[in-house]
């Protein structure tokens, strides 16, 4: 000082569950709650995972409606990699 995270410290975050809101939905915001987390702090750049409104195509059908399929420009950073930041300090 940087890598690796053991033992303390000083702290931090906060899963599932619940209430209300938002959103087609997946999911996310606020209060409560802790499963658990050495980045469980930021960031959709990379991939993976969802979820399909709009659009396309089909299929019922007189039409409207509805059904299936495919599809992210929607979303997950507590899925992974990567990028930036950060406490404390051993072998």
């Nucleotide at each position: 000082a940087a890598a690796c995270g053991a033992a303390a410290a000083a702290g931090g975050c906060a899963a599932a569950c619940c209430a209300c809101c938002c959103g087609a939905a997946a999911g996310g915001a606020u209060g409560g709650g802790a499963c658990g987390c050495a980045a469980a702090g930021u960031c959709a750049u990379g991939g993976g995972u969802u979820u399909a409104a709009a659009g396309c195509a089909c299929u019922u059908a007189u039409a409207a409606a509805a059904g299936u399929g495919c599809c992210a420009u929607a979303a997950u950073c507590g899925c992974c990699a990567g990028a930036c930041u950060g406490c404390c300090a051993a072998a």
Molecule: c-di-GMP-I riboswitch aptamer
Organism: Candidatus Immundihabitans aquiphilus